[in-house]
Predicted 3D model of a 348-nucleotide part of an RNA (small-subunit ribosomal RNA, central domain) from an uncultured bacterium. The coordinates come from a structure-prediction model, not an experiment, and the mean pLDDT is 89.

Context: one part of a larger RNA
RNA sequence: CUGGGCGUAAAGGGCGCGUAGGCGGCUAGGCAGGUCUGGUGUGAAAGCCCUCGGCUCAACCGAGGAAUUGCGCUGGAAACCGCUUGGCUAGAGUACAGGAGAGGAGGGUGGAAUUCCCGGUGUAGCGGUGAAAUGCGUAGAUAUUGGGAAGAACACCGGUGGCGAAGGCGGCUCUCUGGACUGUAACUGACGCUGAGGCGCGAAGGCGUGGGGAGCGAACGGGAUUAGAUACCCCGGUAGUCCACGCCGUAAACGUUGGGUACUUGGUGUUGGGGGUUUGAUCCCUCAGUGCCGGAGCAAACGCGUUAAGUACCCCGCCUGGGGAGUACGGUCGCAAGGCUGAAACUC
Repeated sequence: CUGGGCGUAAAGGGCGCGUAGGCGGCUAGGCAGGUCUGGUGUGAAAGCCCUCGGCUCAACCGAGGAAUUGCGCUGGAAACCGCUUGGCUAGAGUACAGGAGAGGAGGGUGGAAUUCCCGGUGUAGCGGUGAAAUGCGUAGAUAUUGGGAAGAACACCGGUGGCGAAGGCGGCUCUCUGGACUGUAACUGACGCUGAGGCGCGAAGGCGUGGGGAGCGAACGGGAUUAGAUACCCCGGUAGUCCACGCCGUAAACGUUGGGUACUUGGUGUUGGGGGUUUGAUCCCUCAGUGCCGGAGCAAACGCGUUAAGUACCCCGCCUGGGGAGUACGGUCGCAAGGCUGAAACUC
């Protein structure tokens, strides 16, 4: 390579938008590039294969055939692919009517708690641990009470709940704004799916400039523990954590499961709609989501099981023994840290 694979054995890109490309609904007509078919030319000879023949056989040699799976020209077929013209509405989208939501951005605002500051009450302890000590406290702490300041996070509601493409999103309120869902079936008429490159988004942490800094807290200092203790425990504590703007672009970025479409027994809970039903509680049907349990089937097993890891098709990404190594070198991106791409020798 041909294959075979990618939940846990190696392997799904962190996620989206989208370029090229690949793939693509129903119907009628046309064309004839692909496709199929007839004819014809060519596909050197020798060789291989078959038949016959010549050396007493064979090797060897001669003759004929077949093969040369191909290509050109030409006649034809029109189902399928393609191209083209017209039509359709089941895919896709639009419109209108609804309700749901921590979806996003910006502004305003609230209470609890914590710490600090000021005052009152009050006196000898507080704090911390396995036990202690460092630490704080007679310059009046801890406790309690009144007032003030600051920053950060939003208890209960809260859910196996909701929203988002992913990362992720949670007090209340206002403004701006994205998406999904349900119903109607008015409009467009295949406008679709995927997506190499590309572009954008992307937790934590880190970086740059400026602000902010209550609590927490890498580093660091101290107290313990211990044989030691560069730790686990305790007292402190700087970056950071927060805000604005600009970078970095990683992750156990996980459902360790790429996206799309169709098909394939069920039960039960829950969220948001719609329809029907009952006087009513209710009950039934249906669409979209989110859980659990399980059938066939699948699977090495575990398990998955209409939210598939079942049955198929389309497109992308990726894997190919372990170590060396996500290293070296080169390239490229970055302020840096480093990211992306990514070997070999050698060795088992």